[in-house]
Context: one part of a larger RNA
RNA sequence: UGACGGGGGCCCGCACAAGCGGUGGAGCAUGUGGUUUAAUUCGACGAUACACGAAGAACCUUACCCGGGCUUGACAUCUAACUGGACGGGCGUAGAGAUACGCCUUCCUUUUUGGCCAGUGGACAGGUGUUGCAUGGUUGUCGUCAGCUCGUGUUGUGAGAUGUUGGGUUAAGUCCCGCAACGAGCGCAACCCCUACCUCCUGUUGCUAGCAGGUAAAGCUGAGCACUCUGGAGGGACCGCCGGUGAUAAACUGGAGGAAGGCAGGGAUGACGUCAAAUCAGCAUGGCCCUUACGUCCGGGGCUACACACGUGCUACAAUGGCCGGUACAAAGGGUUGCCAAACCGCAAGGUGGAGUAAAUCCCAAAAAACCGGUCUCAGUUCGGAGUGCAGUCUGCAACUCGACUGCAUGAAGCCGGAAUCGCUAGUAAUCGCGGAUCAGCUAAGCCGCGGUGAAUACGUUCCCGGGCCUUGUACA
Numbered sequence: 001u002g003a004c005g006g007g008g009g010c011c012c013g014c015a016c017a018a019g020c021g022g023u024g025g026a027g028c029a030u031g032u033g034g035u036u037u038a039a040u041u042c043g044a045c046g047a048u049a050c051a052c053g054a055a056g057a058a059c060c061u062u063a064c065c066c067g068g069g070c071u072u073g074a075c076a077u078c079u080a081a082c083u084g085g086a087c088g089g090g091c092g093u094a095g096a097g098a099u100a101c102g103c104c105u106u107c108c109u110u111u112u113u114g115g116c117c118a119g120u121g122g123a124c125a126g127g128u129g130u131u132g133c134a135u136g137g138u139u140g141u142c143g144u145c146a147g148c149u150c151g152u153g154u155u156g157u158g159a160g161a162u163g164u165u166g167g168g169u170u171a172a173g174u175c176c177c178g179c180a181a182c183g184a185g186c187g188c189a190a191c192c193c194c195u196a197c198c199u200c201c202u203g204u205u206g207c208u209a210g211c212a213g214g215u216a217a218a219g220c221u222g223a224g225c226a227c228u229c230u231g232g233a234g235g236g237a238c239c240g241c242c243g244g245u246g247a248u249a250a251a252c253u254g255g256a257g258g259a260a261g262g263c264a265g266g267g268a269u270g271a272c273g274u275c276a277a278a279u280c281a282g283c284a285u286g287g288c289c290c291u292u293a294c295g296u297c298c299g300g301g302g303c304u305a306c307a308c309a310c311g312u313g314c315u316a317c318a319a320u321g322g323c324c325g326g327u328a329c330a331a332a333g334g335g336u337u338g339c340c341a342a343a344c345c346g347c348a349a350g351g352u353g354g355a356g357u358a359a360a361u362c363c364c365a366a367a368a369a370a371c372c373g374g375u376c377u378c379a380g381u382u383c384g385g386a387g388u389g390c391a392g393u394c395u396g397c398a399a400c401u402c403g404a405c406u407g408c409a410u411g412a413a414g415c416c417g418g419a420a421u422c423g424c425u426a427g428u429a430a431u432c433g434c435g436g437a438u439c440a441g442c443u444a445a446g447c448c449g450c451g452g453u454g455a456a457u458a459c460g461u462u463c464c465c466g467g468g469c470c471u472u473g474u475a476c477a
Base pairs, nucleotide, nucleotide: 001477002476003474004473005472007471008470009469010468011467012466013465015461016460019424020423021422022421023420026315027314028313029312030311031310032309033308034306035305042053043052064301065300066299067298068297069296070295073124077123078122079121081120082119083118084117085116088105089104090103091102092101093100094099107115108114126290127289129288130287131286135284136283137279138278139277140275142273147186148185149184150183151182152181153162154161155160166177167176168175192267193266194265195264197235198234199233200232201231203229206225207224211222212221213220238261241255242254243253244252245251317417321376322375323374324373325372326371333364334363335362338357339356343352344351345350383414387410388409389408390407391406392405393404394403430453431452432451433450434449435448436447
């Protein structure tokens, strides 16, 4: 100087408390451990692994296993000489296919030692093989915590100290005051984006607002940009004003005005560093290793196994509910090998169909909870829907291993969950649906977004956890 203390002081954080909803019990989905297996590819392991890499494992992917093939190779560059021919495409035969054979079709050109392709040979390719404890890059975490340092000066024999401590204050090393310090840098804040209000501009969306036409109805049409809105430019909030508190300071508190106050709400933004943290399998890369195989092509299988154990979720156990009928109100997105309307067929999944639409114009599209009416009356039930049987639909070369969805039938566990444990402070929790990426299809109940309805509680900081500053002890570094 640090680190540590079941030392002290001060102060924060959904850290506790106060509250609301869960997890832990059930069924299912999913990840992991374990076990099994020819293989169940690999990585990730307290917090900071476990719906994580996977924003899509039937083949492919695929890295694993079994089997069948190839060896200048599936891919790149160069080279020597020679041979052949476009490469490719289509068909047939053998085969599980890779592949092999045969037939048909098919180039450009300064006509040459050309281009292009294939074969033979050589340099070399290739490796998801190994080392994240050789690395780059990227990422997690402490933590959006308020800290981490430097120059000069001063001080101490020195390591160092001072500044950065102190009194106030703040979300903040934020600001004020004081002070052997005076300044500065990286962080904080602000500058950036979205949301909330207003103005201007903008008019193939919106409005009948005023007129005209028109319908069963409808901005449906003419017409118009007033309003809503679209998306561009500005304004607006700064403790600016007033009262109080305070050292007259910084600031705090109450009020006015205002769409909005005291950081308005949210996002992006992550200091010096810590964990030899994670990743050689995203990529790059040093060393090491393989080279008729640890490379590569193909078929099939596996990654989907199942006595168990754990994590994360979904659906429930019902009456604030289930079912039936009626009937409203979103936002944000996506769409041309795409989204697909009307109409018709089917109980339905879906099929036929073909209008419109490269989309503020058309489509996906029905928002759902809510509301109105009816029914069920506390029951393992008109709760719950697993598993199973049968019959189907769709995608795809192909749904046996191993897809999703539909209909009929059947109807399991489950009556609110032990010890324990998680999230959340407001348009939040809870609850309700909608969209997108990936994607032929989908095991999505995941993830990332969007809006609808919309709470309760916080006395307080003694305690648990994490953190910041000062101080104290130390036989630790």
Annotation: A computed fold for a 477-nucleotide part of an RNA from a metagenome, annotated as small-subunit ribosomal RNA, 3' major domain. It matches the Rfam family "Bacterial small subunit ribosomal RNA". Rfam links the family to the GO terms ribosome and structural constituent of ribosome. The full RNA is in RNAcentral, with records from SILVA. The coordinates come from a structure-prediction model, not an experiment, and the mean pLDDT is 84.